Model confidence (mean pLDDT): 75 of 100. A computed fold for a 112-nucleotide RNA from a Gemmatimonadota bacterium, annotated as c-di-GMP-I riboswitch aptamer. It was read from a public genome assembly, where an Rfam model found it. Its Rfam family is "c-di-GMP-I riboswitch aptamer". Rfam describes the family as follows. GEMM was predicted in a large-scale screen for bacterial structured RNA regulatory elements.
[in-house]
């Protein structure tokens, strides 16, 4: 340096689930927890997958509607909230996932 993980040691990470917080959601962060992991360390680079509900549609992320969100009105001396009304945004990727696969970078112990 390359390949490998049978036995061993020192340690490491932490799935589901629960609690708190953030987010539209996927999901993320902290605590508990421990299914598993030899890169379950790092990088969303390629592919995959995921991102509220209903209708429409061959299907859809398109279209329509609902829920939720924001602004204004209702609204008063002021503040908050509910119902209702009008308008707006709601991103399919420039988001999420490296514990889906591949790739790149780095790394502990042991063996060959």
């Nucleotide at each position: 340096a390359u390949c490998c993980g049978a036995a061993a040691a020192a340690g490491g990470c932490a799935a589901a689930c629960c609690c708190g917080g953030c987010g539209a959601a996927a999901g993320c962060c902290g605590g508990g927890g421990g299914c598993g992991c030899a890169a379950a360390g790092c990088u969303a680079c390629g592919g995959g997958u995921c991102c509220u509900c209903g209708c429409c549609u061959c299907c859809u992320c398109c279209g329509c509607g609902a829920c939720g969100c924001c602004u204004u009105c209702c609204c008063a001396a002021c503040g908050c909230c509910a119902c209702g009304a009008a308008g707006g945004a709601c991103c399919c990727a420039c988001g999420a996932u490296c514990g889906c696969c591949g790739a790149g970078c780095u790394g502990c112990c042991g063996g060959a």